[in-house]
RNA sequence: CGAGACGGCCGGAUGGCUGCGCGUCGGCGGGCUUGCCCGCCCGGCGUGAGGAAAGUCCGGGCUCCGCAGCGCAGGGUAGCGGGUAACGCCCGUCCGCCGUGAGGCGAGGACCAGUGCCACAGUGACGAUGCCGUGCCUGACCUUCGGGCCAGUGUCACGGAGUGAAACGCGGCAAACUCUACCUGGAGCAAGGCCAAAUAGGAGGGCGCAACCCGGUUCGCCGGGGGAGAGGUGCGCUGCCCAGCCCUCGGGUUGGCCGCAAGAGCCGUCGGGCAACCGCCGGCGUUAGAUGGAUGGCCGUCUCCGCCGUGGGCGCAGUCCCUGGUGGAACAGAACCCGGCUUACAGGCCGUCUCGCUGA
Numbered sequence: 001c002g003a004g005a006c007g008g009c010c011g012g013a014u015g016g017c018u019g020c021g022c023g024u025c026g027g028c029g030g031g032c033u034u035g036c037c038c039g040c041c042c043g044g045c046g047u048g049a050g051g052a053a054a055g056u057c058c059g060g061g062c063u064c065c066g067c068a069g070c071g072c073a074g075g076g077u078a079g080c081g082g083g084u085a086a087c088g089c090c091c092g093u094c095c096g097c098c099g100u101g102a103g104g105c106g107a108g109g110a111c112c113a114g115u116g117c118c119a120c121a122g123u124g125a126c127g128a129u130g131c132c133g134u135g136c137c138u139g140a141c142c143u144u145c146g147g148g149c150c151a152g153u154g155u156c157a158c159g160g161a162g163u164g165a166a167a168c169g170c171g172g173c174a175a176a177c178u179c180u181a182c183c184u185g186g187a188g189c190a191a192g193g194c195c196a197a198a199u200a201g202g203a204g205g206g207c208g209c210a211a212c213c214c215g216g217u218u219c220g221c222c223g224g225g226g227g228a229g230a231g232g233u234g235c236g237c238u239g240c241c242c243a244g245c246c247c248u249c250g251g252g253u254u255g256g257c258c259g260c261a262a263g264a265g266c267c268g269u270c271g272g273g274c275a276a277c278c279g280c281c282g283g284c285g286u287u288a289g290a291u292g293g294a295u296g297g298c299c300g301u302c303u304c305c306g307c308c309g310u311g312g313g314c315g316c317a318g319u320c321c322c323u324g325g326u327g328g329a330a331c332a333g334a335a336c337c338c339g340g341c342u343u344a345c346a347g348g349c350c351g352u353c354u355c356g357c358u359g360a
Stems, first nucleotide, its partner, number of pairs: 001356010012302007020048008028039004050331001054342002057340005062188004066240007074184005079093005094108001095106004109179002114177002116173003131160005136154001137152003141148002192258004202249006212225005231242002263286001265284004270279003303329006311322003
């Protein structure tokens, strides 16, 4: 000097005019219980999107389904250890793969529990002795008596070439079905509450309220006890609790308030730990809260990046600096909140490390 790997940060600034949301204070107007409330009113002050707000892929907090136990189904994870509220996430480490390397990725339990698959080629691809050769056994024929030759049988034994990734070996494949270990109720802020208002106390069906006892009775039945038991947020069983539960058609309400923002929160010193992270102490008014859904519009200056031109400085070239013109400034907007993962991102900055070239 060039190329790369990993980690972190910024991602326009500023002035003027004007338009918005929320909070708070004051004024004005109104109500009325003199202390509060209301407002399409006026003004001051403060504050107002993200590292991904995206994807909706995971894990939770929170809310509701009445509770508990046992099991099943379904789903998820998978070396070992640690972190965390938890996770499929993060850290470390072993092993495997990629890379010269810094580093990156991981599909990481089990193939003698079982089922299944291994194209083409090849005789044959997993319950093969299926093919070839030799040997053993049985039978027949020939024989110069050394043996030759044929068929069958059983893998019974040993060996073998080409094909092919692999030719029978406790083969390979489980991101094949499956088995093992561990985890796991369901639904979700359109959850769920409160207020107000309106309607049709609508119509038609189904399943329940057992037996028994007491009282009343207009003798139809009613009330109480009793216990039974439909239904009660995956399915089944058991126990407790709860007498109503469900289907179809039709009608009313689609208004307002809460939930709704202080958190497993952020920052810093120190200590522990290889690290992820944890702990003590200290600090931070730290909080956008909308509901067709707010932060916008216009103008100027500056900053950064690219292109073009003139001139100058340094200089072998290049690079850099000054000057003029021109174009551009990424990905992209909360909607209950948080921890992750994945994806998108013009341009710029910082740190550590690796490789190459050159010089001393």
Notes:
Predicted 3D model of a 360-nucleotide RNA (Bacterial RNase P class A) from an uncultured Chloroflexota bacterium. Model confidence (mean pLDDT): 77 of 100. Its Rfam family is "Bacterial RNase P class A". Rfam describes the family as follows. Ribonuclease P (RNase P) is a ubiquitous endoribonuclease, found in archaea, bacteria and eukarya as well as chloroplasts and mitochondria. It was read from a public genome assembly, where an Rfam model found it.